Two RNAs folded together computationally: RNase P RNA and transfer RNA, 413 nucleotides in total.

RNA sequence: UGAGUUCGGGGGGCGACCGCGGCUGGAGAGAUUCCGGUCGAGGAAAGUCCGGACUCCAUAGGGCAUGGUGCUGGGUAACUCCCAGGCGGGGCGACCCGACGGCAAGUGCAACAGAGAGCAGACCGCCUGUAUACAGGUAAGGGUGAAACGGUGGUGUAAGAGACCACCAGCGCUCCGGGUGAUCGGAGCGGCUAGGUAAACCCCACCAGGAGCAAGGCCAAGAAGGGAGAGGACUGCCCGUCCGCUAAUCCCAGGUAGGCCGCGUGAACCCGUUCAGCAAUGUCGGGUCUAGAUAGAUGGUCGUCCACGACAGAAUCCGGCUUACACCCGGACUCGCGGU
RNA sequence: GGGGGUGUAGCUCAGUUGGCAGAGCGCUACGUUCGCAAUGUAGAGGCCAGGGGUUCAAUUCCCCUCACCUCCA
Repeated sequence: UGAGUUCGGGGGGCGACCGCGGCUGGAGAGAUUCCGGUCGAGGAAAGUCCGGACUCCAUAGGGCAUGGUGCUGGGUAACUCCCAGGCGGGGCGACCCGACGGCAAGUGCAACAGAGAGCAGACCGCCUGUAUACAGGUAAGGGUGAAACGGUGGUGUAAGAGACCACCAGCGCUCCGGGUGAUCGGAGCGGCUAGGUAAACCCCACCAGGAGCAAGGCCAAGAAGGGAGAGGACUGCCCGUCCGCUAAUCCCAGGUAGGCCGCGUGAACCCGUUCAGCAAUGUCGGGUCUAGAUAGAUGGUCGUCCACGACAGAAUCCGGCUUACACCCGGACUCGCGGU
Repeated sequence: GGGGGUGUAGCUCAGUUGGCAGAGCGCUACGUUCGCAAUGUAGAGGCCAGGGGUUCAAUUCCCCUCACCUCCA
C1' cells in the first nucleotide's frame, strides 16, 4: 500500500421559539388553568422462531399418545442459545459451515439405463470343446449408471479370481499410551471386505400439564330473567383425587362498557489497575434509577456543525436466534507487492 | 396477543421424492355456415411465491423470508 477475514461502536449533535406524555413543587375555590424543575423509543423496538419470569385453572399426581432436542466438556434462571474442544467438509490463509446418537440398517426406498443394485449378476469380451450353432468355465478388461460388493504389484491358471503372497485402506477383536471426555496415536490377531439413505418408518437417551397481561385482581354502577340438566374440573385418552346432583358446568336473552391495580427495583444497567477462568461467564468494589400510553406521547420552524441521513416507533418483562440497514469510526489477524 | 390455512398456465383448480408438470374455461389456426353461435381437429401458453439445505434426483421432505385469507380473545 492493495485485497480479504473477524470483533466492537455510532447511526445525528448544539442553540432558540411554538406544540406533546409521565412524575413533582408552587399559585388558584376549582378546572381540560398558569408558572417552574426533571425524565421521555431501538440495535434491531420487527418476525413471533425458541427459552423463561409472572398469573390463573380447588390438587398439577401417574401412565399412554403427541411433540421437541441429539458429538464432548463448560456457562446460564433456562434454551434448539453462548464459549472452548473433537470429528467431517470448504478455503493458499486468517477463518467459515455441519440437521454430528444408531442395532455389522430391523423394515423399507433408489425411476430410467443396465446382464446384475441385499447377498445380485453374465451384455460385449477371454479360455476350452467345436467348421458354425451350441455347451462348459470366468468375472481380471470394457460398457450402463449417482452408485457395480476393496486398491497396487506379483504367484498361480486353459483363461482368470484374495484362490494365494507382500504392502496399503476399511471392518471386527485384544492390549498399551495421552486426554475429565468426545477422540487421537501405537502394537498384535483375524478373515477378505459386511455399499448409500434415518430432514424414510423405526430404535435409544433426555425434556415437555394447559392457557396466556385482552393472563388475572379490586372498586363503583346496573338489570330480567328463561331452558335443559347430572355431571364438571383449560390439548386428546385412561387412572387417581376433588367439587356438585338443594342445580354446578352448558345454551338463549338482558344490564354495565366507568375507574384503579397488574405497570416497571429488575435473573436490571454502567464503570473497573479486583480476583478466578483459554473463553463464555462468575465473584468483589463503586455508581445510576433511565418511557409507562390506553382514540394510544417527542412534532414543526429557524440558525449552525456535519455523515447531506439508511432500516425504522415501546404496549407485561427479560435471555437469545433470524431478517432489514445509506453511511461513518476503530481494533486484531491473513495473503500479495514494495521499501528499510 | 394467540391459533389455522393458501400461493401451480390469462382464470378456476388437481398433483404420495421417480419415466415427461396436468384438467376445464379462455386464446390462435383450420374445417362447417350467407354470417355468427354451437360443434370437430390441431396448436401455443408455466422462473410450481422467493432463497438455502438433504437426496443420484424435490411441485412434494426440512429451515428461513415475503404476500394474502380466516378463527379466538